[in-house]
RNA sequence: CUCAUCCAGAGGGACUGAGGGAACGGCCCGUCGAAGUCCCGGCAACCGCCGCGAUCGCCUGAUCGCGGACUUGGUGCCAAUUCCGCCCGGAGUGAGAGUCGCUCUGGGAAAGAUGAG
Numbered sequence: 001c002u003c004a005u006c007c008a009g010a011g012g013g014a015c016u017g018a019g020g021g022a023a024c025g026g027c028c029c030g031u032c033g034a035a036g037u038c039c040c041g042g043c044a045a046c047c048g049c050c051g052c053g054a055u056c057g058c059c060u061g062a063u064c065g066c067g068g069a070c071u072u073g074g075u076g077c078c079a080a081u082u083c084c085g086c087c088c089g090g091a092g093u094g095a096g097a098g099u100c101g102c103u104c105u106g107g108g109a110a111a112g113a114u115g116a117g
Stems, first nucleotide, its partner, number of pairs: 001117006011040005019029003024085003041078003046074002048070001049068008082111001086108010
C1' cells in the first nucleotide's frame, strides 16, 4: 500500500500497586486492585489443516465459494457495538415555532484494530 472483517464469543491465579478504555471530548472501568510481567485456562476461525463444488490449467496444482473445530500449528482476542461521537434519511416525543432537544432506528464515511498478501 491492497483486500477482508469489526452488534456474536471467551477469565482465574501469582507478583506488583494507580492508573486504564488509541488520540480529543463525553461517558465509563479501577484499592471489592488499573496498567504491566508470568502461569494456567478459554473464545474464535484470519492463516494452516480436512471435506465438497465451480473455473482455469495440464500435470496432480492455482483461484474462488461452501462446510468442519481439528491431538497439534502461526497470529489474534477474552467490560461496555471498535463504549459513544461525524454525514444523509425514517419513526416517536417535548418545547416551540418552522428550528432545537431527547429516544429508537436504516444507510454511508473518517480514524482505528486484527488478519492475509

Predicted 3D model of a 117-nucleotide RNA (SAM riboswitch aptamer (S box leader)) from uncultured Nocardioides sp. The sequence is in RNAcentral, with records from MGnify.